[in-house]
């Protein structure tokens, strides 16, 4: 010279990521409550057991009166950040009428798993939704590094454009550790 995902500090990408009270749209004249009426045996995320309610009419339908909320979303602002964050899988806990098994949702942890960032179309899932989110395929834009070509510049180090390829365990700058020369 170099080797190591070395360590530490500070940064860059850009419609960059996430959080956030009030307010707003929508959910919705829905759920629900009351009254009247119809009907007649069962009633809850699913199943089983037990219990509770129900012919003193439950669960439901119609009419009238009254009438929400949560999750999700929104311009602006503020805060924390650049594996920011998200997804997938597993484990644990909680909720959904007591127990058990599933199912769904939320939270936490683990995984040297996956995704550089972002936009759009399509399909699927969740959802009230044509909003939004997630996953996959496809098509773009963009940052970074390597290589090649051309030009510029000019002691080499570089800059611009194009093309191809890679991934954040990356890239840039500074300091430092170990091995080795």
């Nucleotide at each position: 010279a170099g080797u190591g995902a070395g360590g530490a500090u500070a940064g860059a990408g850009g419609u960059g990521c996430g959080a956030u009270a009030a307010c707003c749209a929508a959910u919705a004249g829905u759920a629900c409550a009351u009254a009247a009426u119809c009907a007649g045996a069962g009633g809850a995320g699913a199943u089983g057991c037990a219990g509770c309610c129900g012919u003193u009419g439950a669960c439901g339908g119609u009419u009238a009166u009254g009438g929400a909320a949560a999750g999700g979303g929104g311009a602006a602002g503020u805060c924390g950040c650049c594996g920011a964050a998200g997804u997938u899988a597993g484990u644990a806990a909680a909720a959904u009428g007591g127990c058990a098994u599933c199912a769904u949702u939320u939270u936490a942890c683990u995984a040297u798993a996956c995704u550089g960032g972002u936009u759009c179309u399509g399909u699927a899932u969740u959802g009230a939704a044509u909003a939004a989110a997630u996953a996959c395929c496809g098509a773009g834009c963009u940052g970074u590094c390597a290589u090649a070509u051309a030009g510029c510049a000019a002691g080499u180090c570089g800059c611009u454009a194009u093309a191809u390829g890679g991934a954040g365990g990356g890239c840039u700058a500074u300091c430092u550790c170990a091995c080795g020369c």